[in-house]
RNA sequence: GGCUCCGUAGCCAAGCGGGAAGGCAAUGGUCUGCAACACCUUGAUCGUCGGUUCAAAUCCGACCGGAGCCU
Numbered sequence: 001g002g003c004u005c006c007g008u009a010g011c012c013a014a015g016c017g018g019g020a021a022g023g024c025a026a027u028g029g030u031c032u033g034c035a036a037c038a039c040c041u042u043g044a045u046c047g048u049c050g051g052u053u054c055a056a057a058u059c060c061g062a063c064c065g066g067a068g069c070c071u
Stems, first nucleotide, its partner, number of pairs: 001070007010024003018054001026042001028040003047063005
């Protein structure tokens, strides 16, 4: 330098054009004499910018970051 894959909440992670699941952690609450357990509640500009589309986490391009392969 070229190619491939990945980037979604504090962490892990699903999602493959039309309501952003779930788990752990965290906030608040119920329960308890106090706790623990249990239950309920709250929370994501989807790496950045631009494009396609009525509509983009999803498709396209560039860039940024990470991993790998070739030379």